[in-house]
Context: one part of a larger RNA
RNA sequence: UGACGGGGGCCCGCACAAGCGGUGGAGCAUGUGGUUUAAUUCGAUGCAACGCGAAGAACCUUACCUGGGCUUGAAAUCACCCGGACAGCCGUGGAAACACGGUCUCCUUCGGGCUGGGUGACAGGUGCUGCAUGGCUGUCGUCAGCUCGUGUCGUGAGAUGUUGGGUUAAGUCCCGCAACGAGCGCAACCCUUGCCUUUAGUUGCCAUCAUUGAGUUGGGCACUCUAGAGGGACUGCCGGUGUUAAACCGGAGGAAGGUGGGGACGACGUCAAGUCCUCAUGGCCCUUAUGUCCAGGGCUACACACGUGCUACAAUGGGUCGUACAAAGGGAUGCAAACCUGCGAAGGUGAGCCAAUCCCAAAAAAACGGCUCUCAGUUCGGAUUGGAGUCUGCAACUCGACUCCAUGAAGUUGGAAUCGCUAGUAAUCGCGGAUCAGCAUGCCGCGGUGAAUACGUUCCCGGGCCUUGUACA
Numbered sequence: 001u002g003a004c005g006g007g008g009g010c011c012c013g014c015a016c017a018a019g020c021g022g023u024g025g026a027g028c029a030u031g032u033g034g035u036u037u038a039a040u041u042c043g044a045u046g047c048a049a050c051g052c053g054a055a056g057a058a059c060c061u062u063a064c065c066u067g068g069g070c071u072u073g074a075a076a077u078c079a080c081c082c083g084g085a086c087a088g089c090c091g092u093g094g095a096a097a098c099a100c101g102g103u104c105u106c107c108u109u110c111g112g113g114c115u116g117g118g119u120g121a122c123a124g125g126u127g128c129u130g131c132a133u134g135g136c137u138g139u140c141g142u143c144a145g146c147u148c149g150u151g152u153c154g155u156g157a158g159a160u161g162u163u164g165g166g167u168u169a170a171g172u173c174c175c176g177c178a179a180c181g182a183g184c185g186c187a188a189c190c191c192u193u194g195c196c197u198u199u200a201g202u203u204g205c206c207a208u209c210a211u212u213g214a215g216u217u218g219g220g221c222a223c224u225c226u227a228g229a230g231g232g233a234c235u236g237c238c239g240g241u242g243u244u245a246a247a248c249c250g251g252a253g254g255a256a257g258g259u260g261g262g263g264a265c266g267a268c269g270u271c272a273a274g275u276c277c278u279c280a281u282g283g284c285c286c287u288u289a290u291g292u293c294c295a296g297g298g299c300u301a302c303a304c305a306c307g308u309g310c311u312a313c314a315a316u317g318g319g320u321c322g323u324a325c326a327a328a329g330g331g332a333u334g335c336a337a338a339c340c341u342g343c344g345a346a347g348g349u350g351a352g353c354c355a356a357u358c359c360c361a362a363a364a365a366a367a368c369g370g371c372u373c374u375c376a377g378u379u380c381g382g383a384u385u386g387g388a389g390u391c392u393g394c395a396a397c398u399c400g401a402c403u404c405c406a407u408g409a410a411g412u413u414g415g416a417a418u419c420g421c422u423a424g425u426a427a428u429c430g431c432g433g434a435u436c437a438g439c440a441u442g443c444c445g446c447g448g449u450g451a452a453u454a455c456g457u458u459c460c461c462g463g464g465c466c467u468u469g470u471a472c473a
Base pairs, nucleotide, nucleotide: 001473002472003470004469005468007467008466009465010464011463012462013461015457016456019421020420021419022418023417026311027310028309029308030307031306032305033304034302035301042053043052064297065296066295067294068293069292070291073122077121078120079119080118081117082116083115084114088103089102090101091100092099093098106113107112124286125285127284128283129282133280134279135275136274137273138271140269145184146183147182148181149180150179151160152159153158164175165174166173190263191262192261193260195231196230197229198228199227200226201225204221205220206219209218210217234257237251238250239249240248241247313414317373318372319371320370321369322368323367329360330359331358334353335352339348340347341346380411385406386405387404388403389402390401391400427449428448429447430446431445432444433443
């Protein structure tokens, strides 16, 4: 100087407390361990691995296994030699890759181009090492810290500044001080949302005037909205407290008040943290195989254990009929209206739309208003299984999603323990998108309805500052 302490002081955080809802029990989905297997490819492993890489394993993907092939190779560059075809088509064998046979048979400025075969340099490797690395990422932590120059002090390691008194979300600011300044962080500048003005008025809108089944049409751009430019919030104003300060408390005005809400943004560093399987790359290793092509299988196994979720156990509910209200997205070998067929998944036909125009899309679901069920393993719950189908796709056996009929399991609120959340949040309800031929309870977004509680900081966990002890570095 640090680190540590079941030392002390001060302070913070959904850390506890106060509340609300879960997980842990059930069934299923998914990931992992284990076991099994010819193979169940590999990586990730306390927080910070486990719906993670994977924004989509039937083939492909695919790296694994079995079997069948190739060896200058599936793709690249170059040199030399030989050829004029190669490809395509046909036949035979085959699971295919491919092998064999047949057929067809180049251009030229004569240098060559294109292409096949051979030889050699070489290619190739998701093989190893993340403890050789770059890059990228997680984490402490959006925590308030981490340092430097000059000066001063100390023999020196170092100290000071950065400590102290206040204050803040903040090393934020003020005051003091052998310090005076500065840098990286904080904050602000960026995006979005909330208010107003203005510009613009179609594909959007409709107050007034006509018109229609309908903003449908004329008309209009006032309003809504869209998307550009501005304004607006600064402790600016008032009162109080405070050291005359910084600031804090209350108030006014205001759409918004003290960082307005949300996002992007992550200091010096820590964990030899993660990744050689995104990519790049040193070294090592393989080179008729650890490369490469193909078929089939596997990654989907199943006594079991754990994580993350979905659906429930019901009456604040289930069923049925009716009525109403979003936002944000996507659409060309795409989205598909209307009509017809089917109980339905869907099929047929096909208007419109490269989209503020048309479509997905029901014009959202919970909710609201009727009717019914009356506390039961039930008109709860839907697993499982049988049958019949639809769709995608060469192909749904291993191993897809969906529909209909039948079947109707466990489950009556869950032990010890444990998680999230402080407001348009939790809880609850649906909608969209990426990936994608097909496949979503996952992920990323969007809006609807919309709470309870916080006395407080003694305790648990993590963190910051000062100080103290130390046989630790």
Annotation: A computed fold for a 473-nucleotide part of an RNA from a metagenome, annotated as small-subunit ribosomal RNA, 3' major domain.